[in-house]
RNA sequence: GCGCGUCAAGGGCACACCCGACGAAAGUCGGGGCCGCAAAUCCUCCGGGCUAAACCUGUCGUCAGGCAUGCUAGCGGGGUUGCCGUA
Numbered sequence: 001g002c003g004c005g006u007c008a009a010g011g012g013c014a015c016a017c018c019c020g021a022c023g024a025a026a027g028u029c030g031g032g033g034c035c036g037c038a039a040a041u042c043c044u045c046c047g048g049g050c051u052a053a054a055c056c057u058g059u060c061g062u063c064a065g066g067c068a069u070g071c072u073a074g075c076g077g078g079g080u081u082g083c084c085g086u087a
Stems, first nucleotide, its partner, number of pairs: 003086003012037002017032006035074001042079002045077003048072003055066004
């Protein structure tokens, strides 16, 4: 250095849920919380998943169907940076 993660030490993150803000929604952000996490750091390049405002199609219309340009890195792969230990 690569690999690996042993009831080590000091720490880190934060599911559900609650409050507030933003958003059409999915969801995100802040506070609390503490299901879990050794990359649960960061990045949508690939696959998957969620949503469907705008748009498209049908319709007189309501409405229905489609669609990611939205989201998910705590769904997986890949890339990227990093703490401790080395049983």